[in-house]
Molecule: transfer RNA
Organism: Streptomyces sp. RM72
RNA sequence: ACCCUCGUGGAGUAGCCAGGCCCAUCUCGGCCCCCUUUCAAGGGGCAGACCGCGGGUUCAAAUCCCGCCGAGGGUA
Numbered sequence: 001a002c003c004c005u006c007g008u009g010g011a012g013u014a015g016c017c018a019g020g021c022c023c024a025u026c027u028c029g030g031c032c033c034c035c036u037u038u039c040a041a042g043g044g045g046c047a048g049a050c051c052g053c054g055g056g057u058u059c060a061a062a063u064c065c066c067g068c069c070g071a072g073g074g075u076a
Base pairs, nucleotide, nucleotide: 001075002074003073004072005071006070007069010028011027012026020059030046031045032044033043034042052068053067054066055065056064
């Protein structure tokens, strides 16, 4: 320098290829309630990301396109 993969709540992930069900999924963690003499386990509920950044296409973008940043891998 070029090529490939990835970047989503506090943590880990699904959704992306084939755009639209409108409150973006699930698990852990956090908070509240129930249960229990108490704790753990179990049951119920709530909050938390507008999707790495910027731009474009479109009626509509996490999803498609372009540039950049970052992480990992490969070639020279």